[in-house]
Molecule: TPP riboswitch aptamer (THI element)
Organism: Shewanella intestini
RNA sequence: CGCUCGCCAAGGGGUGUCAGUAUUGCUGACUGAGACGUAUUUCACGAACCCUUAGAACCUGAUCCGGCUAAUACCGGCGUAGGAAUGGGCCACGCUAAUUAU
Repeated sequence: CGCUCGCCAAGGGGUGUCAGUAUUGCUGACUGAGACGUAUUUCACGAACCCUUAGAACCUGAUCCGGCUAAUACCGGCGUAGGAAUGGGCCACGCUAAUUAU
């Protein structure tokens, strides 16, 4: 000097489906890392979780296609598709220079 999982800071993202019911809600079930809380009728704030170009976190395509199911959920295709958010850096490792020793 390069690289650098962990680590620090910053940023990005989603929060669904169904059943019952007394129906501005509540309870339960399903998948998952995550389906939360507060406040408000417009959408916002916070927390947890995941992801940050080696980018399938997440969005578009999509009220898509196939399967499964109680289910617009879930699984797969689509997908070598199009988008999508950064800096620092310990150990270790590699390279180079100087000095010392052999």